A computed fold for a 682-nucleotide part of an RNA from an Acidimicrobiia bacterium, annotated as large-subunit ribosomal RNA, domain II.
Rfam family: Bacterial large subunit ribosomal RNA. Rfam links the family to the GO terms structural constituent of ribosome and ribosome.
The prediction has a mean pLDDT of 87.
It was read from a public genome assembly.
[in-house]
Context: one part of a larger RNA
RNA sequence: GCCUGCGAGUUACGGUGUGUGGCGAGGUUAACCCGUGAGGGGAAGCCGGAGCGAAAGCGAGUCUGAACAGGGCGUUCAGUCGCAUGCUGUAGACCCGAAGCCGAGUGAUCUAGCCAUGGGCAGUGUGAAGCGGGGGUAAGACCCCGUGGAGGCGCGAACCCACUUCGGUUGAAAACGGAGGGGAUGACCUGUGGUUAGGGGUGAAAGGCCAAUCAAACUCGGUGAUAGCUGGUUCUCCGCGAAAUGUAUUUAGGUGCAGCGUCGCAUGUUCAGCCGUGGAGGUAGAGCACUGGAUGGGCUAGGGGCCCUACAAGGUUACUGACCCCAACCAAACUCCGAAUGCCACGGUUCCAGAGUGCGGCAGUGAGUCCUCGGGGGAUGAGCUUCGAUGGACAAAAGGGAAACAGCCCAGACCGCCGGUUAAGGCCCCUAAUUCUGUACUAAGUGGUAAACGAUGUGGGAUUGCCCAGACAGCCAGGAGGUUGGCUUAGAAGCAGCCACCCUUGAAAGAGUGCGUAACAGCUCACUGGUCGAGUGGCCCUGCGCGGACAAUGUAACGGGGCUUAAGUACAGAGCCGAAACUGCGGAUGUCUGUGUAAACAGGCGUGGUAGCGGAGCGUCGAUCCUGGUGCGAAGCGUCGGUGUGAACUGGCGUGGACCGCGGUCGAGUGCGAAUGCAGGU
Numbered sequence: 001g002c003c004u005g006c007g008a009g010u011u012a013c014g015g016u017g018u019g020u021g022g023c024g025a026g027g028u029u030a031a032c033c034c035g036u037g038a039g040g041g042g043a044a045g046c047c048g049g050a051g052c053g054a055a056a057g058c059g060a061g062u063c064u065g066a067a068c069a070g071g072g073c074g075u076u077c078a079g080u081c082g083c084a085u086g087c088u089g090u091a092g093a094c095c096c097g098a099a100g101c102c103g104a105g106u107g108a109u110c111u112a113g114c115c116a117u118g119g120g121c122a123g124u125g126u127g128a129a130g131c132g133g134g135g136g137u138a139a140g141a142c143c144c145c146g147u148g149g150a151g152g153c154g155c156g157a158a159c160c161c162a163c164u165u166c167g168g169u170u171g172a173a174a175a176c177g178g179a180g181g182g183g184a185u186g187a188c189c190u191g192u193g194g195u196u197a198g199g200g201g202u203g204a205a206a207g208g209c210c211a212a213u214c215a216a217a218c219u220c221g222g223u224g225a226u227a228g229c230u231g232g233u234u235c236u237c238c239g240c241g242a243a244a245u246g247u248a249u250u251u252a253g254g255u256g257c258a259g260c261g262u263c264g265c266a267u268g269u270u271c272a273g274c275c276g277u278g279g280a281g282g283u284a285g286a287g288c289a290c291u292g293g294a295u296g297g298g299c300u301a302g303g304g305g306c307c308c309u310a311c312a313a314g315g316u317u318a319c320u321g322a323c324c325c326c327a328a329c330c331a332a333a334c335u336c337c338g339a340a341u342g343c344c345a346c347g348g349u350u351c352c353a354g355a356g357u358g359c360g361g362c363a364g365u366g367a368g369u370c371c372u373c374g375g376g377g378g379a380u381g382a383g384c385u386u387c388g389a390u391g392g393a394c395a396a397a398a399g400g401g402a403a404a405c406a407g408c409c410c411a412g413a414c415c416g417c418c419g420g421u422u423a424a425g426g427c428c429c430c431u432a433a434u435u436c437u438g439u440a441c442u443a444a445g446u447g448g449u450a451a452a453c454g455a456u457g458u459g460g461g462a463u464u465g466c467c468c469a470g471a472c473a474g475c476c477a478g479g480a481g482g483u484u485g486g487c488u489u490a491g492a493a494g495c496a497g498c499c500a501c502c503c504u505u506g507a508a509a510g511a512g513u514g515c516g517u518a519a520c521a522g523c524u525c526a527c528u529g530g531u532c533g534a535g536u537g538g539c540c541c542u543g544c545g546c547g548g549a550c551a552a553u554g555u556a557a558c559g560g561g562g563c564u565u566a567a568g569u570a571c572a573g574a575g576c577c578g579a580a581a582c583u584g585c586g587g588a589u590g591u592c593u594g595u596g597u598a599a600a601c602a603g604g605c606g607u608g609g610u611a612g613c614g615g616a617g618c619g620u621c622g623a624u625c626c627u628g629g630u631g632c633g634a635a636g637c638g639u640c641g642g643u644g645u646g647a648a649c650u651g652g653c654g655u656g657g658a659c660c661g662c663g664g665u666c667g668a669g670u671g672c673g674a675a676u677g678c679a680g681g682u
Stems, first nucleotide, its partner, number of pairs: 001682006011091013026047003032041003051058002061073004094232002097229001101222006112196009121186001123155003126151001130147006159183003163180005198214001200210003235617006245258005259365002261362007270355001272350008285337001286335002291331003295327004302320002304317004368394004372389006399410003414587004419583003425577003428561003434574001436573006447563001453547002457544005463538004474531005480504003485499003510525001514523002588607008618671001620668006627661003636655008
């Protein structure tokens, strides 16, 4: 892991509903007694039959109150006792699960400390004090040689330890092995016996150790502690079908109330859509009349500067600048204005929908997510976050499309069919259906990622300049004189810089467009003539393309192949394919209506579904009543068939060898795949 078996809403007593039954203005007994039992007795008590008030109390009324006022609660409506069942309270209360708390005990054969009594430490080195001799001194101190044998002294086995590394890591071992390492006469190591006990011991102190367990041992008990937490919770079919919100919470993953679901009763269109009429409102937009922000101009008070000035006054200003005027703007917390929707009320109309509303039983939910639209936060970031819309989907929704892809597009699956039509999306091949029709565009494999910005890409449109009196481009020629303009400068001659920018000749030619020189020179341009012979420039709008364009295994940014008058793009069109949609045929079932005593039939509308509510059943074990089967073969098991929507039921054959069923009623230790479930097997 698998298989088999076991394995979780029970029981008692209260409360409150529902179903059903008895009796009924009443209903019912409890303990207990009698009786083998069935049953009989037992009225104490309880509920109902009257309420109101804090109460005295009054009473179909009563309380408040001065009140014969008003108001509150009552007066109308049947209960009660069983049985079954939903939920709830008290109990372990659906099952398993803590870490823990407390009590009583058991432990120092491990280990920590201590006590008593024993044991152990190869070999080797060093050479303290003291002592002897010698030297030395006044005597000493001191020095030398010898002797001596001290030491938590040195090296190093046993012994003790455990610093490094390698291995081991389902180990040979629940702490080991190899190679090295430290101590090794000491605060040393060790045998035996004893002692200290759980908030206690012991601790050269690490919260260490106290029997492989220690920030409070172990065993049993309180005990089924508690667990707003996690996991699990067993047969079938049918009807309906949520929520992830508001508010409060020592509350935030819990709970109360409300909202949303379901079932019952009542009401009977009250709901909703649409139309009409009437209303409230300050959003979108817009505007600048207010509050603020903010640009330019005009006018100009005030201020500053300058001039003038003894004071006063005055003049002026490319400074600043309020108010006012003109023009053009901005605003969630601005509004002179102001929609569309939506909302409210009334009337009408359509519609009959698992519509609305009230009361009652039972819930679940109170982690939501994405998409679209309107906002806030953020970076007009996020598969981000937070609100709104009684929007949509997923959640709780399968099917088709989007290559794959909860939330996107299409579409809501009762069951069957080798029927049909369509939706989204598609129709060259993979791959069902057009290599369909027409007209354009694209050359980039653009299509099949991206911006500012850049560009004689190319198509369409508009406008404007020049042009057969010859344009544009090319080629040939000219492009001059005063003059090297003046100034500046070492020089400045068209061409460093400053100023001016005239005149003449002419077809035309700047006091010079660029290159160039030290300065000149030289080349060139503007401008003109010739040659040539028909278009040539500018700007704007627009379609499709180009560059901008860099990421990690491998093309890899069309799903792939592959595609270029497309199999790309735009427009127009004709067909086809395509789903569980729609439809045809057959069947099942819910509900409503009609007929019918019923069974049933006909018609209308339905039948995706998690939490959850409601309904109807199957099967197991046992009891009881009734009725059957079985050695001519029961149950069980194996196998092959049949029936039912399903749980299941049933037949044949084999095996097996003695019990087993149908129907009614009753009662449960009543259904397993999951709980790191439990036991056994393998």